[in-house]
């Protein structure tokens, strides 16, 4: 060169083209405790790598770029 895969919250992953992208883990608070942790409960956090395109609607599907990561010459 080619050719596959992958790219969503701080992180590790989910999510049949359709109501408002959600889970554990951290993080905040607040029960509980002499106090810490442990346990329970609520909470914050997203330009779903980027630019176009299909669609009534795209995280999901095409194109094309970017960044990993495999193989192959």
């Nucleotide at each position: 060169c080619c050719g596959c895969c992958c790219u969503u919250a701080g992180c590790u992953c989910a999510a049949u083209g359709g109501u408002u992208a959600g889970a554990g883990c951290a993080c905040g608070g607040a029960g509980c405790u002499u106090a810490u942790a442990c346990c329970u409960c609520c909470g914050u956090g997203g330009u779903u790598c980027c630019u176009g395109g299909u669609u009534c609607g795209a995280g999901u599907c095409c194109a094309g770029g970017a960044g990993g990561g495999c193989g192959g010459a």